Background: This is a predicted structure of a 74-nucleotide RNA (transfer RNA) from a Pyrinomonadaceae bacterium. The coordinates come from a structure-prediction model, not an experiment, and the mean pLDDT is 81. It matches the Rfam family "tRNA". Rfam classes the family as a transfer RNA.
[in-house]
RNA sequence: GCCGACGUAGCCCAACUGGCAGAGGCGUCCGCCUUAGAAGCGGAAGGUUAAGAGUUCGACUCUCUUCGUCGGCA
Numbered sequence: 001g002c003c004g005a006c007g008u009a010g011c012c013c014a015a016c017u018g019g020c021a022g023a024g025g026c027g028u029c030c031g032c033c034u035u036a037g038a039a040g041c042g043g044a045a046g047g048u049u050a051a052g053a054g055u056u057c058g059a060c061u062c063u064c065u066u067c068g069u070c071g072g073c074a
Base pairs, nucleotide, nucleotide: 001073002072003071004070005069006068007067010026011025012024019057028044029043030042031041032040050066051065052064053063054062
């Protein structure tokens, strides 16, 4: 330099023949329980779906550009 895959919450990870409100686990916070904690139970907060643009009534999903990670070729 060329080609391909991937990027979703603090961490891990779903959802794609485009369709309701982006689900779940860990963690965090609050409550119950306990003498107090752990465990358990209940609840809550936290997301510009890497960034920007396009197509569309509608985009995590399709197209283009950029950035990053990984792999292959030279």